[in-house]
Context: one part of a larger RNA
Molecule: large-subunit ribosomal RNA, domain II
Organism: Minisyncoccota bacterium
Parts: sequence; structure tokens; C1' cells
RNA sequence: GCCAACGAGUUUAUAUAUGCAGCAGGUUAAGGGGGUUACGCCUCGAAGCCACAGGGAAACCGAGUGUUAAUAGCGCGAGCGAAAUGUUGUAUGUAUAAGACCCGAAACCAAGUGAUCUUUCCAUGUGCAGGGUGAACCUUUGAGAAAUUAAAGGGGAGGCCCGAACCGGGUGGUCGUGCAAUUCCAUCGGAUGACGUGUGGAAAGUAGUGAAAAGCUAAUCGAACUUGGUAAUAGCUGGUUCUCUCCGAAAUAGCUUUAGGGUUAGCGUUAUGUGUUCCUGCUGGGGGUAGAGCACUGAUUAGAUCUUGGAUAGGUGGAAACAUCGCCAGACUUGUCAAACUCCGAAUACCAGUUAGUUAAUAGCAUAGCAGUUAGACUAUGGGGGCGAAGCUCCAUUGGUCAAAAGGGAAACAGCCCAGAUCCCAAAAUAAGGUCCCUAAAUAUAUACUCAGUGCACUUAAGGAGGUAAAAUUUCUGUAACAAUCAGGAGGUUGGCUUAGAAGCAGCCAUCCUUUAAAGACAGCGUAACAGCUCACUGAUCUAGAGAUUUUGCGCCGCAAAUAAUCGGGGCUAAGUAUAUUACCGAAUUUGGGAACUGUAAUUUAUUACAGUGGUAGGAGAGCGUUCGUCUCUGCGUUGAAGCCAAAGGCGUGAGCCAUGGUGGAGCGUGACGAAGUGAGAAUGUUGGC
Repeated sequence: GCCAACGAGUUUAUAUAUGCAGCAGGUUAAGGGGGUUACGCCUCGAAGCCACAGGGAAACCGAGUGUUAAUAGCGCGAGCGAAAUGUUGUAUGUAUAAGACCCGAAACCAAGUGAUCUUUCCAUGUGCAGGGUGAACCUUUGAGAAAUUAAAGGGGAGGCCCGAACCGGGUGGUCGUGCAAUUCCAUCGGAUGACGUGUGGAAAGUAGUGAAAAGCUAAUCGAACUUGGUAAUAGCUGGUUCUCUCCGAAAUAGCUUUAGGGUUAGCGUUAUGUGUUCCUGCUGGGGGUAGAGCACUGAUUAGAUCUUGGAUAGGUGGAAACAUCGCCAGACUUGUCAAACUCCGAAUACCAGUUAGUUAAUAGCAUAGCAGUUAGACUAUGGGGGCGAAGCUCCAUUGGUCAAAAGGGAAACAGCCCAGAUCCCAAAAUAAGGUCCCUAAAUAUAUACUCAGUGCACUUAAGGAGGUAAAAUUUCUGUAACAAUCAGGAGGUUGGCUUAGAAGCAGCCAUCCUUUAAAGACAGCGUAACAGCUCACUGAUCUAGAGAUUUUGCGCCGCAAAUAAUCGGGGCUAAGUAUAUUACCGAAUUUGGGAACUGUAAUUUAUUACAGUGGUAGGAGAGCGUUCGUCUCUGCGUUGAAGCCAAAGGCGUGAGCCAUGGUGGAGCGUGACGAAGUGAGAAUGUUGGC
């Protein structure tokens, strides 16, 4: 991992709702009697319980009672009318108490068992090759008066030295499904000691022991192990077994030692009741949002301004007075802004009313049973936070979709676009989106644009440019424009000043006149200063358009990343872009044929008509199957039961059922009821097998 078997809403009590049954007041409990193989059964037993009257805390009163001084008022009742009954049993749903759908802790407590491992201690034994060093002390000799001292010899001390056994475990390697749940190899530390070791003994679980590491206490230690309390508890995770039918949510609000849990409401479903109350429209309302505005509150731009006021902190002039520039506030004109501004002011939404309308829809509302949900996601619009960032976050529109929704489109793609799948059949008409090939359908039509492979789904800025196309305004122009070529571009004068110099061209001031077709007291380069080269301006040649500004379409640059690496691809100059038109394709949509089911209505009572049949949590309904029991078929069975195997037949929407053949070899089924150890694919499920 697979296969097989096992594996999870049960039982009792009480309460409540619904269905069914008995009785009309209902009903027995314990217990007794009868009967039986036994259970079931029959019977006695009103003790008790519920109902029949309520009100009050109670005494108590009573169709009333409580409150109160009250006969008032008020609360809860009775009565009247309508609707509904009570009780016992049983089934089902749910709640509560219990292990309470199943599995799952780490823990807590109690009683015991452990020191053959290991820690410390006690008693008694035992072990330590060899070599080195050479303390005290003793003897002899020398020196000395002596204390003492020197040498030699002897001696054999030491948590001494080197180093085997033994003990250890510092470093590296090996091993790491090992030889081994700590080994092996090399190297290394101690090795007469606080040494090692044998045997026996002592100390234990909030306890021991510890040269102290929370180490060790039998491969278990920040509290051992075993059994019990015990099915501890788990607002947490996982799992929870057959079918079909009808409806079908929520991810919100309030409160919560509450935030991944609850509870009430909201939203779902079922039953009963009501009977259009729902919805739409109409009419009538209030509003202060969007927008707009500056009349208030604030913010704010500019002003020939004005003097109306203030401040005397300022600058300048002045001896001062004061003048002037500036500052603050105000008035006037002018340009703006506001969630916490409003002289104004919508659309929607909301409320009410009656009338009108559509529809009859599983609508709305009320009561009762049962829920689930309270982690939401994106998208559109209006907002708060953030950086007008986020596939960000928080609200609103109880918008849309997903969640709980399949189908077509968007290459692929929960939340986007189209569209809501009961089942079967083959076609047609369409939606979004498409029509060169992959790939169903136009190599469609008309007119333009683009040359950048721009583009062919979306997405790329500021800025730059005689790219190109279109539109508008305007200037010059056969009295000759624009461009090009040829020629001129002068005189007073080197204007004055300044300056070493300043001659059109360092700088300051002025910027005239004359000759002219025209020519600046000079627009640029240049010189030390001149000179020199251009320009403006003019003539000629030439000939028909030329220039400026603005707006728009499509392009260009700006534009750098890792496969040649993407428009989905091929590829395309349209198969790109814009506008317009006609065809066609295209979905589980719609239409056609058939079938099934649900609801409503009608009647012909088994048919017709209409509407419907996606679905998670969840509610409701109807069934299939397994084991056992009672009755039944006075059923089946060695002329072959159950079980098993087989794809081929039949029935049922399905769970399933019935045939047939083989195998097998002894029990089994139908119908009606009843009772449950009643359905497995998942639980790191349990056991067995491979």
C1' cells in the first nucleotide's frame, strides 16, 4: 500500500410538540391473586397524578381576587361570541440528567512495585608487570670545646615520575535499516589512590541519592513504573456507513473573561390559521446628501485702492514735530475652497393613504415543532484608513456572482461577460463571443487611416521630433510671393562720454540727419584697437504657390534581463485600426418530439390545463436492504437450501428485486406486523492476510 472482517446519535427517567389508538373525566404505582415450562397474559389494588377556578408573597377570599382609605382606577382572571377539548398509552422529533455519536491528550489523585542498571553509604574480600626518583631516620668517617656541620654507606617516603593489566572517554575517523538502541580504529588521561573491583546489605517517588549536570533512581526522569479513580476533561482536530423526492440558508445585529465558543433576533424548513394584507403604480409627505454657492462660520488670490482704525517691536529722512515705506485689522472691487460652512438644492430611498393594476407566485402575516449560520470572497458604485499603493483594510448599496451553479465565452482562469442543467432524442433559432489555418462560421462589402510587425484581449508616463493624414483660423502672392543664385548693404562719423585704446559690436548716454532701389549711430562672428566675414533692408534672374498658429486621428523616440520565447500558436501589411452594413457560426438558453415526478385547479376519479423539478449546511416526505421474533402461505428444498462464480435476459427513477447456467451440499423463503448489536471508502482507525 491493497484485500477481508470489525468500526460511531444508543438506553433509562422526566418534560414538550406532532401523528395514531382507548376512554368521557382519564389513569393506575408498589404489591397481591390466577394462569403458564418460561416470558407474554387475565385480574384485584384510586395510594397518587392530570383535568374540573382563579387571584394573592401569604393569611385568606372566591367568579372573582390583588393593590388601596376606597365600592375609584389598574393588573391577572371569569363570563358572553368565535375557535379550541381532557386524560392514558404508543411512535416519532427535540430538550434536560446521565460516558450520551465515536476515537484522541498532556495532566491530577490513591494504593502498591522497584537501588540485579545507576547514585551515595555500610560490612567483608580481592587487584595494581616492570622501570625511575631517592624524604625522614640510622651507621661510619672528617671538622669543632660544644651547638652543629660535611662526606660516604644504609634506608625506602610520596593524592611523586615513565609505563602494561585495570579504570576512563579528550581528539579525529568509522558506523549511522550498525557488529552495537553509543560499537570499532588510531591517538590520548589516570594507573599506591579522594584508586579499581567481587559478594552481601542500607536509602524511593514531592521521595531518595547527588565532588551539582535538574545528573541518576532497571534502554523510562523538570517528578519512575504498575493498577485503580476512569469511558477524567477536551468551547479543539479527525471520522460518522443505503436510495429517491420537495423546499433551501448564513457568514449580519445586540450581549458575552467574549472574539475560531455561546445566547436572543435576522435569514431556512414543516404544520395549522388568515385570505392579497405582498409587489407595482398613483396621490400626499418630511428631509439637507450629490451638486451648487459664499448670505453665515472659517480658509484664501490680486488690487489705481481708500483713509476707517490699530500697533509703536520695525526701515529711511529729520533736532523734534512729522513725513514716507512696511505690518495688522476693516471697507470696496476681483479670483477661489470646506466631513465637522449653507442664501439654495436634486435623483434615489423612506413613510402614509386610498384607489388602480399585474400576477395566484411554495407571495405576505400570525402561532407552534425542528434547524443550520454568526471565519465569508471577488466584482460594480458611494465613502473612511493607506501613498486617492496592494489579489490591502473597514463600512454602505441586506446591488451582482461565487460560496451552494454545471453549460458557452474570456488561450488556461471560484467571484468577470452570457446563461440557471428533471430525463431521453435529433434538429432549428439565438446570447455573450466570434468567422485565414489549428477551430464551427466572411480570405464578406463600403470608405478611410497605420509601415511602426505598431497592432492582432488589457496594460507604458512626463518629455521630445519638418513621421504621416484630416480640420480650422490667418498672413504674403502674376503690381511676381517663399526658396535659390548674382549685385548692393553707403555718407556726416572714429556719434558723445569713458578709456592706454573703445572706430556699429568692454561699458554709460543719446539713437538723429543726408544720399538712396535699399542700407540699424547696427542682430551675430572677429581685432590690442582698426581691418575683415555675415545679417536686417534693396535690385535683378527665376517662376506658382509660400509661410505662421491651433486642434484631431494613427504612428516614432523615451522603452534595459536572463529559452530564439511569444499576439494561445502558425502566421498576418491585413488576418491591424476606425466607422457603417449584410450574412453565418455559436450554450445543458429558447423552440420541436417523447417520458417521469411535484404543486394548484377542474372535472369525466384518472385524465386534462397551467406552473414547476441546479443545490452545500439544514428542514420535510416516501422507500430499499440486513439480523431476529409472531402469525401466514397447512410455501420451497438431496429430482439439490443457503453461500459463491458469470457481461450478455427481465422489472424498478433508485437503493435493489427476479430469472438462467455453473459450483456447492442442508437448510431457506413469500405476505402482514413487531424488535434492532441494521447498511463503510476514508477516523496517521482496530485485527488478520498478502